[in-house]
RNA sequence: AAAAAACAAGGGCAAACCCGCCAAAAGGCGGUGACGCAAAGCAAUAGUGUCUAAACGGUUUUGACCGCAUGACUGACUGGCUGCAACA
Numbered sequence: 001a002a003a004a005a006a007c008a009a010g011g012g013c014a015a016a017c018c019c020g021c022c023a024a025a026a027g028g029c030g031g032u033g034a035c036g037c038a039a040a041g042c043a044a045u046a047g048u049g050u051c052u053a054a055a056c057g058g059u060u061u062u063g064a065c066c067g068c069a070u071g072a073c074u075g076a077c078u079g080g081c082u083g084c085a086a087c088a
Stems, first nucleotide, its partner, number of pairs: 012037002018031005035075001041081002046078003049073003056067004
């Protein structure tokens, strides 16, 4: 000096529930609150996966149903980029 694992300190993020706003929905944002997280930092135009189905297409007994992402999710997994502290 580098790598891996564990511990400590200072800090960081914030699941569910509830409230408000946006959205067709999934979901997002803010507040509250901590289940957890060493990348729970970035990227959905890296791949796989998951959720939704407005528009569109099809069916229809006109109630609705089915298909579909161009809408979302990185706190689903793998890979990529960046990065704090640290004893023996």
Predicted 3D model of an 88-nucleotide RNA (c-di-GMP-I riboswitch aptamer). Of the family's consensus pairs, 95% are formed in the model. Rfam family: c-di-GMP-I riboswitch aptamer. Rfam's curators write: GEMM was predicted in a large-scale screen for bacterial structured RNA regulatory elements. The coordinates come from a structure-prediction model, not an experiment, and the mean pLDDT is 81.